[in-house]
């Protein structure tokens, strides 16, 4: 990085550096942020994808690998559909996230 499958409305932050951004991308909306934005350390935590331990089994633990810790993937975009228009719902799909295999 492709490709496939799976999940995405639940969970779970302190401290220290840093000095203006940040919420993937773009457009719109809306939010966070000098009462300190990304990043990095260090802890500490949530979660159960894979391994691994326990279990007859349902299922459990959190060693090990990863992944996450504002706010539905933050909303929305493209289609159908319900609804007299709007708004607003609901389903699919587009883009992405992470995990596991495959190449």
């Nucleotide at each position: 990085c492709u490709u496939u499958u799976a999940u995405c409305c639940a969970g779970a932050g302190a401290a220290g550096u840093g000095g203006a951004g940040g919420g993937a991308u773009u457009g719109g909306g809306c939010c966070c942020u000098a009462u300190g934005a990304a990043g990095c350390u260090u802890c500490a935590g949530c979660a159960a994808c894979a391994g691994g331990c326990c279990g007859u089994a349902a299922g459990g633990c959190a060693c090990u690998g990863u992944g996450c810790u504002a706010a539905a993937u933050c909303c929305c975009g493209c289609a159908a559909g319900c609804c007299g228009c709007a708004a607003g719902c609901u389903u699919g799909g587009c883009a992405g996230a992470u995990a596991a295999a495959c190449g």
The RNA shown here (SAM riboswitch aptamer (S box leader)) has 103 nucleotides and comes from Salinicoccus roseus. RNAcentral holds the sequence, with entries from Rfam.